Molecule: FMN riboswitch aptamer (RFN element)
RNA sequence: ACAAUUCUUCGGGGUAGGGUGAAAAUCCCAACCGGCAGUAAAGUCUGCGAGCCUAACGGCAUGAAUCGGUGAAAUUCUGAUACCGACGGUAACAAGCGAAAGCUUGAAGUCCGGAUGUGAGAAGAAACGC
Numbered sequence: 001a002c003a004a005u006u007c008u009u010c011g012g013g014g015u016a017g018g019g020u021g022a023a024a025a026u027c028c029c030a031a032c033c034g035g036c037a038g039u040a041a042a043g044u045c046u047g048c049g050a051g052c053c054u055a056a057c058g059g060c061a062u063g064a065a066u067c068g069g070u071g072a073a074a075u076u077c078u079g080a081u082a083c084c085g086a087c088g089g090u091a092a093c094a095a096g097c098g099a100a101a102g103c104u105u106g107a108a109g110u111c112c113g114g115a116u117g118u119g120a121g122a123a124g125a126a127a128c129g130c
Stems, first nucleotide, its partner, number of pairs: 002129001005126006017029003031110002033085002035048004043083002051060003065081005087113003093106005
């Protein structure tokens, strides 16, 4: 100095303000957030993680961007305007059905929960080998 091994630690953020109302972080106006690796620095490129199934290997599911500028190089920087957000719960919203009472289905990126979890990976240590 290098590779493999073992161990330790770390490893996801966010409804301000206002409207209606008996009640809303769920409706309306608006506000805010952005895991890991790669690559000219990325929520929207490529790959991965988070969910479900499996003893395991592995399998299934998996959202979203354009234009201008600079540059050798940028869908990553910069300017502008957009867009997206797992599962379960809650529900004043929506759709459908019904003569009505009412019923059915769907509905939160930010709240509650699984989760003091899992994890892509990051940093460090150990002894051994070469």